[in-house]
A computed fold for a 686-nucleotide part of an RNA from a Cytophagales bacterium, annotated as large-subunit ribosomal RNA, domain II. The full RNA is in RNAcentral, with records from ENA.
Context: one part of a larger RNA
RNA sequence: GCCUACGAGUUACACUUCAUUGGCAAGGUUAAGCCCGUAGACGGGUGGAACCGGAGCGAAAGCAAGUCUGAAUAGGGCGCAGAGUCAGUGGAGGUAGACGCGAAACCCGGUGAUCUACCCAUGUCCAGGUUGAAGUGACGGUAACACGUCAUGGAGGACCGAACCAGUUCACGUUGAAAAGUGUUUGGAUGAGGUGUGGGUAGGGGUGAAAGGCCAAUCAAACCGGGAAAUAGCUCGUACUCCCCGAAAUGCUUUUAGGAGCAGCGUGGAGGUUUAUUCUUACGGAGGUAGAGCUACCAAUAGGACUAGGGGGAGUCAAAUCCUACCAAAUCCUGAUGAACUCCGAAUGCCGUAAGAUAUACCCGGCAGUGAGGGUAAGGGUGCUAAGGUCCUUAUCCAAAAGGGAAAGAACCCAGACCGUCAGCUAAGGUCCCUAAAUCUAUGCUAAGUUGAACUAAGGUAGUCCAGUUGCCGUGACAGCAAGGAUGUUGGCUUGGAAGCAGCCAUUCAUUUAAAGAGUGCGUAACAGCUCACUUGUCGAGCGACAGGGCAUCGAUGAUAAUCGGGCAUCAAGCAUAGUACCGAAGCUACGGCCCCGAGUUUACUCGGGGGGUAGGGGAGCAUCCCGAUAGCGCAGAAGUUGAGGCGUGAGCCUUGGUGGAGCUAUCGGGAAAGCAAAUGUAGGC
Numbered sequence: 001g002c003c004u005a006c007g008a009g010u011u012a013c014a015c016u017u018c019a020u021u022g023g024c025a026a027g028g029u030u031a032a033g034c035c036c037g038u039a040g041a042c043g044g045g046u047g048g049a050a051c052c053g054g055a056g057c058g059a060a061a062g063c064a065a066g067u068c069u070g071a072a073u074a075g076g077g078c079g080c081a082g083a084g085u086c087a088g089u090g091g092a093g094g095u096a097g098a099c100g101c102g103a104a105a106c107c108c109g110g111u112g113a114u115c116u117a118c119c120c121a122u123g124u125c126c127a128g129g130u131u132g133a134a135g136u137g138a139c140g141g142u143a144a145c146a147c148g149u150c151a152u153g154g155a156g157g158a159c160c161g162a163a164c165c166a167g168u169u170c171a172c173g174u175u176g177a178a179a180a181g182u183g184u185u186u187g188g189a190u191g192a193g194g195u196g197u198g199g200g201u202a203g204g205g206g207u208g209a210a211a212g213g214c215c216a217a218u219c220a221a222a223c224c225g226g227g228a229a230a231u232a233g234c235u236c237g238u239a240c241u242c243c244c245c246g247a248a249a250u251g252c253u254u255u256u257a258g259g260a261g262c263a264g265c266g267u268g269g270a271g272g273u274u275u276a277u278u279c280u281u282a283c284g285g286a287g288g289u290a291g292a293g294c295u296a297c298c299a300a301u302a303g304g305a306c307u308a309g310g311g312g313g314a315g316u317c318a319a320a321u322c323c324u325a326c327c328a329a330a331u332c333c334u335g336a337u338g339a340a341c342u343c344c345g346a347a348u349g350c351c352g353u354a355a356g357a358u359a360u361a362c363c364c365g366g367c368a369g370u371g372a373g374g375g376u377a378a379g380g381g382u383g384c385u386a387a388g389g390u391c392c393u394u395a396u397c398c399a400a401a402a403g404g405g406a407a408a409g410a411a412c413c414c415a416g417a418c419c420g421u422c423a424g425c426u427a428a429g430g431u432c433c434c435u436a437a438a439u440c441u442a443u444g445c446u447a448a449g450u451u452g453a454a455c456u457a458a459g460g461u462a463g464u465c466c467a468g469u470u471g472c473c474g475u476g477a478c479a480g481c482a483a484g485g486a487u488g489u490u491g492g493c494u495u496g497g498a499a500g501c502a503g504c505c506a507u508u509c510a511u512u513u514a515a516a517g518a519g520u521g522c523g524u525a526a527c528a529g530c531u532c533a534c535u536u537g538u539c540g541a542g543c544g545a546c547a548g549g550g551c552a553u554c555g556a557u558g559a560u561a562a563u564c565g566g567g568c569a570u571c572a573a574g575c576a577u578a579g580u581a582c583c584g585a586a587g588c589u590a591c592g593g594c595c596c597c598g599a600g601u602u603u604a605c606u607c608g609g610g611g612g613g614u615a616g617g618g619g620a621g622c623a624u625c626c627c628g629a630u631a632g633c634g635c636a637g638a639a640g641u642u643g644a645g646g647c648g649u650g651a652g653c654c655u656u657g658g659u660g661g662a663g664c665u666a667u668c669g670g671g672a673a674a675g676c677a678a679a680u681g682u683a684g685g686c
Base pairs, nucleotide, nucleotide: 001686002685003684004683005682006681011096012095013094015093016092017091018090019089020088021087022086023085024084027052028051033046034045035044036043037042056063057062066078067077068076069075099237100236102234106227107226108225109224110223111222117201118200119199120198121197122196123195124194125193126191128160129159130158131156135152136151137150138149139148140147164188165187166186170183171182172181203219205215206214207213240621241620242619243618244617245616250263251262252261253260254259264370265369266367267366269364272362273361276360278357279356280355281354282353283352284351285350291344292342293341298338299337302334303333304332305331307328309327310326311324312323313322314321373398374397375396376395377394378393379392380391381390382389403414404413405412418593419592420591421590423589424588425587429583430582431581432567433566434565438580440579441578442577443576444575445574451569452568459554460553463551464550465549466548468546469545470544471543472542480538481537482536483535484534486511487510488509491505492504493503517532521530522529594611595610596609597608598607599606600605622675624672625671626670627669628668629667630666631665632664633663640659641658642657643656644655645654646653647652
């Protein structure tokens, strides 16, 4: 992991409540016990104890169809003007383990020191080698000591190193040879040493050279039994079918926030009201949002004008007074901001009235679930006008919604799946191939593979197309080419130099000219040189400047060539505009069928409407085992098992062949240890 078996809303109660069926009814009913029958968990009788109802109100005394409050004959609260009760069944609740399994823990009583910690008593063990303390002796030495040398001696939590004890490093082992080992290496090895035997200390207790270590493979409180099915607002699991409806993730409160109570929203039942619900249209209202505005207030605000006040300067000190490209109130002009500004002011929404449409709405009581929500669009708060962020509002979808499109995809677009069909039409989206349908029609644009369905900007640009404004142009433009581009003069000043071209100045003037600046740029130390403006010739038709639009271009940076979904596509299979046809879904239609609701005439039939669905509510059934009654089957083959065929929307059922070898079933009722895929479920098998 699979298979088989087992495995979870049960049972009890004089309990509470609601529904339903029945009995009796202002009453209803017996309980235990006893008697009879029977043998069954049963039936009949007796038994009136008790209980519920029949009167309430008040804290109570108490009063009573009333009573309490109150001064009240007021008002108000709760009552009266008749329906209950017993039994069966079902829904739910309460008390019990109360749908099942699950703690960590707590308490009580015991069992453990054969492991291990420490202690007590008594034994035992430590190869071999090394070092050589004190003391002692001899000799030297001293006044005597001291001291020295050589011997002797054999001390030490001394040294090296086996046994023994330990467990440092690395490797192996890690479903091991082993629930802690093996190999190598390493520490101690006469000591606070190792070890045998016997004994002691016990669970909030022991023992601990202290690690919360150890106390029998268990220790921040052992193990065993019991309280005990502790408790678990938590996790997991909770078993057959079909039919109808179908939520919530909100508000308030909560030692409350992943739980609850009440309300909201769902469902089934009863009921009356009679339009109260929802939508549309018309009319009438309240309001201060969007917007807008501010010489209409409040607040804030840019520039200017004007001008109090202030700063600075002048005025010989002080002052008068004057100046000011300083700051600036008030006022004026122009511009302009505001959730907590408003002279103004919508659309929606909201309220009311009427009409129409639809089929709700409301009330009572049974049963719930929900009270983690999420995305998108829009209006906002918060945040960074960040977030797949967070908090509100409105709508919608997902949740609880399948189908088609977006390559792929909870909530984006289209569209709400009762079943069948090898029928048709469409939506979004598509129509070259993958891939169903146009290599469709017409006109442009793009050259960047731009683009072809995830994203770019500020900014740059003789890319190209379009439509403009303006200037030049056969009296010859623009571009190219050929030629000229001079003279006074090296203008004056400055300067080492300054000659068109470092700088300064200027009536930057004049002459010759077709034209030529006291010079546009390069250049020289300064000149020189090159060039431009300007002019002529040649050529022969358009040429400039400006602002605007379309499509492109650069800006442009990530890890496979790595992507438009791919192939691939250039008068397109790209972009734009206009158009026609086709494809395309569980949408719509057609044909057939099933079920539900309503109406007509409650069987049949007809018409209309409906049948996505989680939590959840309601309805109808199937199967298993046992019992009663009735009816049957079976050795000429029961149950079980295994094939085949058939029936039913389904759970399932029927017939029949094989196997099997002795019991079994149908119908109508009754009763449950009554249905498994899951619980790291339990047991067995493989």
The prediction has a mean pLDDT of 85. The organism belongs to Cytophagales, within Bacteria.